[in-house]
RNA sequence: UAUAGAAAAGCCAAACCUGUCGAGAGGCAGGGACGGAAAGCCACGGAUCUUCCUUCGCUAUUGAGCAGAAGCAGACCGCCGGGUUGCCUAAA
Numbered sequence: 001u002a003u004a005g006a007a008a009a010g011c012c013a014a015a016c017c018u019g020u021c022g023a024g025a026g027g028c029a030g031g032g033a034c035g036g037a038a039a040g041c042c043a044c045g046g047a048u049c050u051u052c053c054u055u056c057g058c059u060a061u062u063g064a065g066c067a068g069a070a071g072c073a074g075a076c077c078g079c080c081g082g083g084u085u086g087c088c089u090a091a092a
Base pairs, nucleotide, nucleotide: 004089005088011036012035016031017030018029019028020027021026034078040084041083042082044081045080046079048075049074050073053071054070055069056068057066058065059064
C1' cells in the first nucleotide's frame, strides 16, 4: 500500500419469540445468534415481494367476486450490481 484477510479489540445481528405500527410486503423496540470486513449509508439498475387504488381480462350477472395481466404506489441494500464513507492488520 489494501481488488488481501491470520489474529485481537470493538461493531452489526438471520431464523425464531414477545410487544407495537401498517391493508400488505414489511418497519420499529426488546430478547436471541445463523452469520457478516462494509450485514455502514443511498432504492440508482436488475431481481424478488405487496395490492388500500386504476384499467383490462375472466366468472357471475343483483350488489359482486378472482388462479390472472398491466399500471400506479410501495417494501427489501443480510439477493446481484452501482455510488459513497470507513476500523484493525499477520503473512504476502
The RNA shown here (c-di-GMP-I-GGC riboswitch aptamer) has 92 nucleotides and comes from Sulfurovum sp. Its mean pLDDT, the model's own confidence on a scale to 100, is 81.